[in-house]
RNA sequence: GACCGCUUAGCUCAGUUGGCAGAGCGCAUCGUUCACAUCGAUGAGGUCGUAGGUUCAAGUCCUACAGCGGUCA
Numbered sequence: 001g002a003c004c005g006c007u008u009a010g011c012u013c014a015g016u017u018g019g020c021a022g023a024g025c026g027c028a029u030c031g032u033u034c035a036c037a038u039c040g041a042u043g044a045g046g047u048c049g050u051a052g053g054u055u056c057a058a059g060u061c062c063u064a065c066a067g068c069g070g071u072c073a
Base pairs, nucleotide, nucleotide: 001072002071003070004069005068006067007066010025011024012023013022019056027043028042029041030040031039049065050064051063052062053061
């Protein structure tokens, strides 16, 4: 330098065909206990890497850039 993959909650990751952003773990509150743990219930937490474009509508499609990983030279 060329090409390929990845980037979504604090962490690990889903999200298939464009149509209300999710799970597990963690965190908070409540219940249970003499108490802790376990267990149960409820809840908080998101600029979907950044900037544009297409569309009535974009996490999803297109372009550029950035970061990480890989292949080739």

Transfer RNA from a Candidatus Woesebacteria bacterium, 73 nucleotides, folded computationally.
Its Rfam family is "tRNA".
Its mean pLDDT, the model's own confidence on a scale to 100, is 82.
Lineage of the source: Bacteria > Bacteria candidate phyla > Candidatus Woeseibacteriota.